[in-house]
Predicted 3D model of a 110-nucleotide RNA (SAM riboswitch aptamer (S box leader)). The sequence was found by an Rfam model in a public genome assembly.

RNA sequence: AUGUUAUCAAGAAAGGCAGAGGGAUUAGACCCGUUGAAGCCUUAGCAACCCUUUAUCUUAUUAAAGAAGGUGCUAAAUUCUACCUUGGCAAUGGCUGGGAUAGAUAACCC
Numbered sequence: 001a002u003g004u005u006a007u008c009a010a011g012a013a014a015g016g017c018a019g020a021g022g023g024a025u026u027a028g029a030c031c032c033g034u035u036g037a038a039g040c041c042u043u044a045g046c047a048a049c050c051c052u053u054u055a056u057c058u059u060a061u062u063a064a065a066g067a068a069g070g071u072g073c074u075a076a077a078u079u080c081u082a083c084c085u086u087g088g089c090a091a092u093g094g095c096u097g098g099g100a101u102a103g104a105u106a107a108c109c110c
Stems, first nucleotide, its partner, number of pairs: 003108006013043005021032003026082004044074003049070002051066005078102001083099003087095001089093001
């Protein structure tokens, strides 16, 4: 890489270097950006997946608390739509809900 499971409308930014792009990919829309994008570094923070403690309890589950360590994250729902489908509107289009696909992250697997 592949695969499995879980989560994805909450939360959390300053500084330095740099200098024109960025929001995963394709298309469309929309947005961020010389009042400084991407990237790199420092510091800070958020969260609680792994983790720690306690209770329940028995080899597991659930709940509460925590944050030393391993990841992750710190514009907008994974920015929105696309494919299938439900229900209204009363229309050839949009709206609401569900699902699929894709993606991100974690733990495991290999």